[in-house]
Context: one part of a larger RNA
RNA sequence: GGGUUGUUAAGGAACUCGGCAAGUUGACCCCGUAACUUAGGGAGAAGGGGUGCUCAUGCAAGUGAGCCGCAGAGAAUAGGUCCAGGCGACUGUUUAGCAAAAACACAGCUCUAUGCUAAAUCGAAAGAUGACGUAUAUGGGGUGACACCUGCCCGGUGCUGGAAGGUUAAGAGGAGAUGUGAGAGCAUUGAAUUGAAGCCCCAGUAAACGGCGGCCGUAACAAUAACGGUCCUAAGGUAGCGAAAUUCCUUGUCAGGUAAGUUCUGACCCGCACGAAUGGUGUAACGAUCUGGACACUGUCUCAACAGCCCGCCCG
Numbered sequence: 001g002g003g004u005u006g007u008u009a010a011g012g013a014a015c016u017c018g019g020c021a022a023g024u025u026g027a028c029c030c031c032g033u034a035a036c037u038u039a040g041g042g043a044g045a046a047g048g049g050g051u052g053c054u055c056a057u058g059c060a061a062g063u064g065a066g067c068c069g070c071a072g073a074g075a076a077u078a079g080g081u082c083c084a085g086g087c088g089a090c091u092g093u094u095u096a097g098c099a100a101a102a103a104c105a106c107a108g109c110u111c112u113a114u115g116c117u118a119a120a121u122c123g124a125a126a127g128a129u130g131a132c133g134u135a136u137a138u139g140g141g142g143u144g145a146c147a148c149c150u151g152c153c154c155g156g157u158g159c160u161g162g163a164a165g166g167u168u169a170a171g172a173g174g175a176g177a178u179g180u181g182a183g184a185g186c187a188u189u190g191a192a193u194u195g196a197a198g199c200c201c202c203a204g205u206a207a208a209c210g211g212c213g214g215c216c217g218u219a220a221c222a223a224u225a226a227c228g229g230u231c232c233u234a235a236g237g238u239a240g241c242g243a244a245a246u247u248c249c250u251u252g253u254c255a256g257g258u259a260a261g262u263u264c265u266g267a268c269c270c271g272c273a274c275g276a277a278u279g280g281u282g283u284a285a286c287g288a289u290c291u292g293g294a295c296a297c298u299g300u301c302u303c304a305a306c307a308g309c310c311c312g313c314c315c316g
Stems, first nucleotide, its partner, number of pairs: 001311008010302002014300001019297001027051005036041001038145001052067006068072001080295007087287002092104002108143007120129003146282004151212003156209002158205005165200003171194002176189005213231005240274001241271001252268005
């Protein structure tokens, strides 16, 4: 000097990106226990009190009397707690070896395919899975408990259905033409016509892929615009939410919390560029999740000191 394990006056997060780390709490018995809630929970909420030994009594629980210590769950093992918000309902799963999560899965919801030699999948095939199942079944896509809901657009792309017409391959067809030949013929070429699916076409379909406007004017201060005009569109974003895991300008503005708050919470709405199963908004419970705050507690810090063990180094 380093590692590791302890202890520490006063203060108590002033440390730091951040209470990271450490510490606090801890067992059993009794009392007591809020908001909220899906009435199960939340909850060990929170917050208090007790705990040894001897004697007496009692079946016991206990009750009474006494005794000792600073300390009686006398050592060890053994929740810190609360408030608010984001995300995900939950238990679960995951990057064996930098990521455990808000990612994946999930029950539930929905769309779609499939009538059985099922669809789908593997396989040149035989055959097998599906399934010794049969639409309350099986495969595929999306969403993701629950509650309230899920608006408008079918013009484009896709899918489904339709079949009158147009287009269209091989094939059929064979008018004609050409070569050759004395001719018969042989050979080559070949118009009209006919000719399926597909495409064009006509409908339907968005919990299919997706999309969901601009400009100008207007109210008796000003401001704003319920209202009007106009252009374009397939239709112009409904409910709800909103500086948000989304807000560039931005540390937006106001309020709360602090002595002081780019974070946080509640509002506002000017949404650069939210928005309804690529789900929208809520939500009790849950989370080694993320964010902000508070109490308790502490060597994280003010500010360092000392000690045990180990290593290094120095002297003999």
Large-subunit ribosomal RNA, domain IV from a metagenome, 316 nucleotides, folded computationally. The full RNA is in RNAcentral, with records from SILVA. It matches the Rfam family "Bacterial large subunit ribosomal RNA". Gene Ontology terms of the family: structural constituent of ribosome and ribosome. Its mean pLDDT, the model's own confidence on a scale to 100, is 88.